[in-house]
Context: one part of a larger RNA
Formats: sequence, C1' cells, structure tokens
RNA sequence: AUUGAACGCUGGCGGCAGGCUUAACACAUGCAAGUCGAACGGUAACAGGAAGAAAGCUUGCUUUCUUUGCUGACGAGUGGCGGACGGGUGAGUAAUGCUUGGGAAUCUGCCUUAUGGAGGGGGAUAACUACGGGAAACUGUAGCUAAUACCGCGUAAUAUCUUCGGAUUAAAGUGUGGGACCUUCGGGCCACAUGCCAUGAGAUGAGCCCAAGUGAGAUUAGGUAGUUGGUGAGGUAAAGGCUCACCAAGCUGACGAUCUCUAGCUGGUUUGAGAGGAUGACCAGCCACACUGGAACUGAGACACGGUCCAGACUCCUACGGGAGGCAGCAGUGGGGAAUAUUGCACAAUGGGCGCAAGCCUGAUGCAGUCAUGCCGCGUGAAUGAAGAAGGCUUUCGGGUUGUAAAGUUCUUUCAGGCGAUGAGGAAGGUUGUAUAUCUAAUAGGUAUGCAAAUUGACGUUAGUCGCAGAAGAAGCACCGGCUAACUCCGUGCCAGCAGCCGCGGUAAUACGGAGGGUGCGAGCGUUAAUC
Repeated sequence: AUUGAACGCUGGCGGCAGGCUUAACACAUGCAAGUCGAACGGUAACAGGAAGAAAGCUUGCUUUCUUUGCUGACGAGUGGCGGACGGGUGAGUAAUGCUUGGGAAUCUGCCUUAUGGAGGGGGAUAACUACGGGAAACUGUAGCUAAUACCGCGUAAUAUCUUCGGAUUAAAGUGUGGGACCUUCGGGCCACAUGCCAUGAGAUGAGCCCAAGUGAGAUUAGGUAGUUGGUGAGGUAAAGGCUCACCAAGCUGACGAUCUCUAGCUGGUUUGAGAGGAUGACCAGCCACACUGGAACUGAGACACGGUCCAGACUCCUACGGGAGGCAGCAGUGGGGAAUAUUGCACAAUGGGCGCAAGCCUGAUGCAGUCAUGCCGCGUGAAUGAAGAAGGCUUUCGGGUUGUAAAGUUCUUUCAGGCGAUGAGGAAGGUUGUAUAUCUAAUAGGUAUGCAAAUUGACGUUAGUCGCAGAAGAAGCACCGGCUAACUCCGUGCCAGCAGCCGCGGUAAUACGGAGGGUGCGAGCGUUAAUC
C1' cells in the first nucleotide's frame, strides 16, 4: 500500500460499487420456458350474435331456459419453432483445457443475396366416443376424423454418383383483398403478403489439426502392444489407430518421460521506480459440470441443469402390487463456519423465445429491501464573547492549565425529521385517423415515409426545486519510554499487569491501573489474518 475480509468499541446522511472464500452438504414452499387459431380437427370455460320456448307486462323489449362454433376467443389434443440461448457453479482437468500464432479434410436452423421449382394422389392417427384395468402414476381394446403430421407417383440440374454411356434425389400450404368469368355457393380464378423445395454464394456459429508458452516433487528413471508406423477396409459432417484385418518393430525420456501431489485458464487485479512477486472475488472471453456412474434418442446444433433410458445412494407416497424426486437458476430452510442479504416489485426500459401483428412468456434484466463491506462526498453549526466565571487537575500556594472553551449576545438552516406545493429524464414505440410514394386491373388490401389525436413508468411519496419553524436530531476510537507525533499527579510495589522489537514493574514507574492534560485519525478507529 492492498482485501469479497472477520472481531472489539462506536455509529448522522447520501451517491456508486460489492456481499457463502466453508459442506460440488441435504433441501419444505413458490416462481425461473414457453409461444403460435395467419398449420389442423375442434369447442371444456368466458363473452356476443341468431333461432326456438316460457313468464312478465309498458305489445316489443326484459328475464329465464334450450339449441347452434355463427363470431370474439380458447381448456385439452395433433403440428411448427424454441426448451443446445439466457442463468448457476468450479467438483474434475497440468492438458482431450487455456493463451498467442498458424493450418486443411468439414458442417452450419434462423438471417442476407441469387437462380429455378412448387403437378397429381394415398393410407393413417391423437383429440373424441364406447367398454375396460389400476390406490395412484398411468394404461388397454374397438370405432370416427384433420393438417404446413406421414407416404408413394410424376417432374430434375449449375446437386450427388459415374465405367462419362448414364443413373439417383424435392416440395405445403395459409392469410388479406377483389372487377369480370365459373360455381356443387364451400369456393375456384386473379393480385399481394407470408410460408415450402432444390442449388450456389455470403454472414454467423461450431467441430478438427500443428507449434510455442502455461504449477511442485528425482526421497518418482525408465514408460508404452492399438503401443509407433505402413497397406486395405469400416466409420464420421470432416483429417486421423478413431475402429478392425494383415505387415513391420517401432515410439517416448535428464531440454525430466512415467508416477505422485496441487490447481479451472485468460484479459486482468494487487504490490513495486522497474525487473519481479502474489493472485484469478466482481465484470468480460474460453473450458468443464448439473444427486453419483453409464448410454444413446431427437435435432442445424446436446450425448442435453429445470428431456429420455439403465444402475446406485438418499428422500417421499402407497391400497404393498407399484410409483415420484434432484435449487452448483431466484428467493428461502437446516447444517457447516470467524463470516456473507428479501420466501420483494415490474416487464416501463435493454435483451431473448414464439407470433403477420396485437401480444404472451422471461427470478435474464431493470428496480426496490438488507449490511459502515469498500471508495467518494456532506454534516454534527457560524461570528462575537475575559469577570480569563464556576468546577476539574496541578502548584514552589504567588499562580498555572482546561480556555474563547462554556455561559451570554447576534446570526444561519446544509443534511436528517415533520407539513405542503411543484416537478424533469429514463418513452423509443405500439394503436387509431389521414396525406404522399410504391406493388396492382383497382380509389380494396399490403409496405414505406410524413402529419394529427388519445395513450404506454416497476422504480415513485423519483431526482431536483420552493415555502414554514427551530441550534434544534447527529463523535468516537486508538495512542502519549525509544522506534513514533504526544507528560504530569495518584494507586500498586518483580505483585497486579504491559509488550510489534528493545524492554518496563523489587516504594518517588512520563512503559502497569485510574485521573487531568496532550497527540493522531475521524463516522469511523483499533486488533487479527493474508499478499507485495
């Protein structure tokens, strides 16, 4: 000088940061990943419309009941996209990691751009219905139905394979609007928007390889059989002993292999004039993990924290037959510990997922709460005031000191608290209307831009500003022998005690304890721990 600190005494306010370093110990409860009706069949709930019936009368509306997916919407279901991001933790890992610099044998959903295509059919299945099984979790049989779900056929290149002759391979619709024409009144048809298929390029992301660097121990000296290389094959998105068959006998090591111990790595942080040392909290990049161990499925991407399967330990439910669970997400609980916070508010902003959009979801995030844990700022009053008051301490008894300190007088009101008023910025957007341009057959409709209107804030009683009253509510801690700024009295008498080092204390202790005085820092001050 520094700290994610702790402990003791003390404690007014604000701003900005930070807050389980220990048990990767176990977890009650709630929330943390959904969304799309503009893919689909539909209609459990809510609201509206229509039709029918009944009652009341004001004789055409009021109430009630029934029917109807007709409409807004929408529980459950099929389907699509997202649950591989975001968030947490550092157990493992001394190299399958990280950092820096290179490389070739690769893939890449959504996005951008370009070219071409999107024809015609089919069979199912959930939901639902019926009958069952089971305590539950869940599940069986039969029947009905749809799709952007699934499957053939046709088409086929600048794609793939090729013996260069050829062969193989795809798709899905939906919404909005509309003048003619057609119509089985559903729509067809046309236009636009969006989605779909194939291929090329890009962007982004990811996988792989090489070199150098990246702890300690020699009281660890040899290690290695898929081991090292080759040929061929398999496998992968892709090179490769990655795997396998055969062949050769290599490969590595005092420039420290192997083994053991410790450890996530980096940008950085801290210290230092630097070199160097120590360190890797917060923030950012990479890696690894998700109760322990193993495995694959789906998918553009996982061998997947809040998915699946198997095994294990533990906890819970059970009708004993069988089932359920995984906070190293945010809060919170027990435990451990010297020690570390609220079972809060909101999606208003930023960002993410889905959706044409409105919007929905978001413990990411934005905020609030708590803690002097740190840094920074402010305050606890200002001026005047000598009879140098009283009191305390001391004294050579004259005095000295506390000390302009107090009282008194005159002012001010920051900050906090009380009452009241005012009040930004964080808001960009979105909705509705309208004008212009553009696509178009179109004055529908879509898109872009402009204008107008009413709006969207968790924080929030916001920040800030103004008014009212009153010095009113706000100072401690350590030290005073030397190092080291700061001295006297009393008590004690090698006792009690102090102490970082030297050392103090055995009757005049500036070193122990108290007091007065002083010194240093100050909402903090000391101690302990740790690093330079």